This is a predicted structure of a 73-nucleotide RNA (transfer RNA) from Vicugna pacos. Its Rfam family is "tRNA". About the family: Transfer RNA (tRNA) molecules are approximately 80 nucleotides in length. The RNAcentral record of the sequence draws on Rfam.
């Protein structure tokens, strides 16, 4: 230096191709227990990699970057 792909909850990951998004593990509270763990009930947690642009409205569409991955010389 040219291509291809990822970027979403604390982690490891769906989902959505334009009307503010979910799972499992973790976490916190409660029941259970003589107590722990486990189990059970129930919440909480996201600027959806940064800016900018389009639009009545953008995680989605466009632009230019960061940051890894993987490939080609």
């Nucleotide at each position: 230096g040219a291509g291809g792909g990822u970027a979403u909850a604390g982690c490891u990951c769906a989902a959505g191709c334009g009307g503010u998004a979910g799972a499992g593990c973790g976490u916190a509270u409660g029941c259970c227990c003589a107590g722990c763990a486990a189990g059970c009930a129930u919440g909480a947690g996201g600027u959806c990699c940064u800016g900018g642009g389009u639009u009545c409205g953008u995680u989605c569409c466009c632009c230019a970057g960061u940051a890894c991955c993987u490939c080609c010389a």